[in-house]
RNA sequence: CUCAUCCAGAAGGGUGGAGGGAGCAGGCCCGACGAAACCCUGGCAACCGCCCGCACGAUCACCGGAGUGACGUGUCGGAACUGGUGCCAACUCCUGCCUCGCACUGCGCGCGAGGGUAGAUGAG
Numbered sequence: 001c002u003c004a005u006c007c008a009g010a011a012g013g014g015u016g017g018a019g020g021g022a023g024c025a026g027g028c029c030c031g032a033c034g035a036a037a038c039c040c041u042g043g044c045a046a047c048c049g050c051c052c053g054c055a056c057g058a059u060c061a062c063c064g065g066a067g068u069g070a071c072g073u074g075u076c077g078g079a080a081c082u083g084g085u086g087c088c089a090a091c092u093c094c095u096g097c098c099u100c101g102c103a104c105u106g107c108g109c110g111c112g113a114g115g116g117u118a119g120a121u122g123a124g
Base pairs, nucleotide, nucleotide: 001124002123003122004121005120006119011041012040013039014038015037019030020029021028024096025095026094027093042088043087044086047084048083049081051078052077053076054074055073056072057071059070060069061068062067092118097115098114099113100112101111102110
């Protein structure tokens, strides 16, 4: 940089000792019944790998005609293995920028929907 996903799911212990929820602002929360960080154990999930099935094929092999096997591919389905990551308060905690709808109207504020920016994770 590109692509996919982000309203589901899953916590105990030890060390530690005051912060934390990415950053900025505003909210709202978590935290001495112990924050961050590190370690151990457990779990969740199904992105990649492995495996099973299905579909497809200008491929390969076998084969008296209909297929079988291999290999490859996939917006497809499944499984969850000592594999590679990730994750385990609250939607990515909420809002911020743009558009539309509703309500209100002097500005503004509020509710809802869609998009964008930023971020996170994975694969390349």